[in-house]
This is a predicted structure of a 271-nucleotide part of an RNA (large-subunit ribosomal RNA, domain VI) from a Candidatus Moraniibacteriota bacterium. The prediction has a mean pLDDT of 82. Rfam family: Bacterial large subunit ribosomal RNA. Taxonomically the source falls in Candidatus Moraniibacteriota (Bacteria, Bacteria candidate phyla). The full RNA is in RNAcentral, with records from ENA.
Context: one part of a larger RNA
């Protein structure tokens, strides 16, 4: 910009992606085989790489979530705490994101063949898979499995919504204009497991859309003050204590103010 309204939900020309192999049992030490050895067919488990999803577990990571520890400095001082020192150094960690984690996949199945193998049959009284005609037969091919897909310019379908009034013009078939209803969209805010931007996708008070606030899950591991016990370093008690960024569930406290276009039965022309 088109697909000549709009939203919603689609089919599926068409295109991608996947297609893999090993082992061990069983059948059966059966069949062959003097013996050594050792099957076909068909059934069962395990496994490798490889590939998609996720984070319940095992781990990483988690730049300020807790805790411990030095030196300096500042809050006047004890004591408690900020700041700096690679994130000051060290031990743990929530959420996300992750692999080496965990859970799932290559399948069965049609169909048309290669190579090989047939059946019935002649040229050529026989033979002969082929000349006519009908079979089986591969991880290969063309469905099936998973995405993507109507820019598929032949732009598809289905379904739903779409009108009054006034003026004016009129060949009386209709045509313009404005208004207001109803639809639909958008800029704009508040966000997002969505993202470079932009999209998409949750929402705007008829509201749980982010922030606060309660309460809980996680993590850190007993806070600060006050009390006791020790001569003192200290310990113990109040107490699974006190903090706490992404987590969960409740709550309108605080921010989601305001505003704008589009359309209205779906080109023109020509028969």
């Nucleotide at each position: 910009c088109g697909u000549c309204a709009u939203u919603a939900c689609u089919u599926g020309a068409g295109a991608g992606g996947a297609g893999u192999c090993u082992u061990u049992c069983c059948u059966a030490g059966u069949a062959c085989g003097a013996g050594a050895g050792g099957a076909c067919c068909g059934g069962a488990a395990a496994g490798a790489a490889c590939g998609a999803a996720c984070c319940u577990c095992u781990g990483g990571u988690g730049u300020a979530u807790c805790g411990g520890c030095u030196g300096u400095u500042c809050u006047g001082c004890c004591a408690a705490g900020g700041g700096c020192a690679c994130u000051g150094c060290c031990g743990a960690g929530u959420a996300g994101c992750u692999a080496u984690g965990u859970u799932c996949g290559g399948a069965c199945c049609g169909g048309a063949u290669a190579a090989c193998u047939g059946c019935u049959g002649a040229a050529a009284g026989c033979a002969u898979c082929u000349a006519a005609g009908c079979g089986g037969g591969a991880a290969g091919c063309c469905g099936a499995c998973c995405u993507c897909a109507a820019g598929a310019u032949a732009a598809g379908g289905u379904a739903a919504u779409c009108g009054u009034u006034u003026c004016g013009a009129u060949u009386u078939a209709u045509c313009g204009a404005a208004a207001c209803a109803a639809a639909a969209u958008a800029u704009c805010c508040u966000c997002g497991a969505a993202g470079a931007c932009u999209a998409c996708g949750a929402g705007g008070u008829u509201g749980a859309u982010a922030g606060g606030c309660u309460u809980c899950a996680g993590g850190u591991g007993g806070a600060a003050g006050c009390c006791c016990u020790g001569u003192g370093a200290a310990g113990g008690g109040u107490g699974g204590a006190g903090c706490c960024g992404a987590g969960a569930a409740g709550u309108a406290c605080u921010a989601a103010u305001a505003u704008a276009u589009u359309u209205a039965c779906g080109a023109a022309u020509c028969g």